[in-house]
Molecule: transfer RNA
Organism: Faunimonas pinastri
RNA sequence: GGCCCCGUAGCUCAGCGGAUAGAGCAUCAGAUUCCUAAUCUGAGGGUCGCAGGUUCAAGUCCUGCCGGGGUCA
Numbered sequence: 001g002g003c004c005c006c007g008u009a010g011c012u013c014a015g016c017g018g019a020u021a022g023a024g025c026a027u028c029a030g031a032u033u034c035c036u037a038a039u040c041u042g043a044g045g046g047u048c049g050c051a052g053g054u055u056c057a058a059g060u061c062c063u064g065c066c067g068g069g070g071u072c073a
Stems, first nucleotide, its partner, number of pairs: 001072007010025004018056001027043005049065005
């Protein structure tokens, strides 16, 4: 340098072009307990990597760039 895959919450990841963008873990609060752990309930936390394009409508489709991984040199 060519090609392929990935980038969504603190972490690991879901998410048919139309739903309020979700789950588990973590964090915080409450319940329970003599206390802790475990368990249960609830809450907070997101410019969906960046910039454009297509579309009535984009996390999703297209292009470029950035970052990570793989592969061929």